[in-house]
RNA sequence: GGGCAGGUAGUUCAGCUGGUUAGAACAUCGCUCUGAUAAAGCGGAGGUCGCUGGUUCGAGUCCAGCCCUGCCCA
Repeated sequence: GGGCAGGUAGUUCAGCUGGUUAGAACAUCGCUCUGAUAAAGCGGAGGUCGCUGGUUCGAGUCCAGCCCUGCCCA
């Protein structure tokens, strides 16, 4: 330098053929329970969907450029 895969909650990851409210598990916070923890149950908070632009009535999803990570080729 070229090719491919990926970047979504604190972490690991879903998200279908673009459709209006973006989710799960774990973690975290509160409550219940306990002598107190753990476990269990209930509830809550937590998101510029890598960045910039474009297409569209509508973009996490499509297109372009760029950034970052991994793998392969040279």

Record summary:
Transfer RNA from a Dehalococcoidia bacterium, 74 nucleotides, folded computationally. Model confidence (mean pLDDT): 83 of 100.